[in-house]
Predicted 3D model of a 162-nucleotide RNA (Lysine riboswitch aptamer) from Ruminococcus flavefaciens.
Formats: sequence, structure tokens, C1' cells
RNA sequence: GGUAGAGGUGCAGCUGCGAUAAGUAACCGUACACGGGAUGACCAGUCCGAUGGUGUACUGCGAAAGGCAAGGCUGCCGAAGGACGGUCUCCGGUAAAUUCCGUUCUGGCUGCAGGCUGAAUAAGUCGGCGGCUGUCAUCAUUCCUUAUGAUGGAGAGCUACU
Repeated sequence: GGUAGAGGUGCAGCUGCGAUAAGUAACCGUACACGGGAUGACCAGUCCGAUGGUGUACUGCGAAAGGCAAGGCUGCCGAAGGACGGUCUCCGGUAAAUUCCGUUCUGGCUGCAGGCUGAAUAAGUCGGCGGCUGUCAUCAUUCCUUAUGAUGGAGAGCUACU
């Protein structure tokens, strides 16, 4: 260098009954108030508006998307994800989102409080403080084999074969 593996609620993608979203948005009607309202968040611009727009309350009717999801299938073990910077697409500008590149962080799981996104107490993500666990190294005890404990490191790692 190559091949094959291990950790484990392991990672990613597709599908997915269903629940939630929600008796919410929109729409119809009534009453009142106002002059504004729409254009994805803001600015600008444009358009609409007392021939009825917006808001509030009530009645009627009444969704959907994203996210979740038992199970199944596929590809895998930096699998994958995040942060920062640049870049691509969109755009009048900024922001957001998306593509690509570079640097950097994270072995895996989990608890607590918090930040961000989210309708959410779901879920995701971020670092902080704890716990459990795998792996390697060092030390100590144990002593065929080995087992236990402590400390520390990181996946560009570890194990086996070649």
C1' cells in the first nucleotide's frame, strides 16, 4: 500500500400505515375599527385599495408542506455531521437557502441546563458539565493463557491477513 473486519439505540439514503401540525391557515357570512395592503425576512421599486383592502371578534366550512414515524430496502464504518472562509445558483440590494472548494472539530451512546432552527415539551444541531462504553498506549496489581485498576490519546485511529 491492498483486502477483510470490530465498536452500537453505529452512519447516510429511499419508502412508510399513522400521529402531530389543527379545528390552525385559506374561504363564506355578520359586527366594529382603520387607511392602508400585497410582493418569501428587511430596504428599495412595482402593483392593488372607500366600486372594499387590512385588522379584531363571532358563526360556518376546513386543508397542506416541512419535521416525526413501527417496519422494510440500499450503500457503508469519517460511515457521516458541524463550524469558519471563499464560491455557484437565485436576487435591484442585504439576508436566507443551494452547489463546489479550503481549513478545522467530532470514536460511539446517553443525562442535565442552555443557544439556534422548528407549531412543538417532537426532532435536528452546537458547545459546556457529568456518566457509560469500545479501542490503543503507559503504569501498577495479578500471573501459562490472562484478568483488574488508574492515567492519557484520537478514526489520517484499531484488529487480522498480505
Its Rfam family is "Lysine riboswitch aptamer". On this family, see Mandal et al., Cell 2003: "Riboswitches Control Fundamental Biochemical Pathways in Bacillus subtilis and Other Bacteria". Lineage of the source: Bacteria > Bacillota > Clostridia > Eubacteriales > Ruminococcus.